[in-house]
RNA sequence: CGGGAAAUAGCACAACUUGGUAGUGCACUUGGUUUGGGACCAAGGGGUUGCAGGUUCAAAUCCUGUUUUCCCGA
Numbered sequence: 001c002g003g004g005a006a007a008u009a010g011c012a013c014a015a016c017u018u019g020g021u022a023g024u025g026c027a028c029u030u031g032g033u034u035u036g037g038g039a040c041c042a043a044g045g046g047g048u049u050g051c052a053g054g055u056u057c058a059a060a061u062c063c064u065g066u067u068u069u070c071c072c073g074a
Base pairs, nucleotide, nucleotide: 001073002072003071004070005069006068007067010026011025012024013023020057028044029043030042031041032040050066051065052064053063054062
């Protein structure tokens, strides 16, 4: 320098194919249970989907640019 992949909650990931309310597990908070803790049960909080722009009634999803990381080639 060229090609490809990834970026979504504190952590690990799904949803992208076919645009239509952003989800799961663990973690966290509160309550129950217990002498207490753990485990278990119930409820709850937490997100500008890396960044910027475009298309659209509507974008995590489509298009363009860009940042970081990884892989391959030179």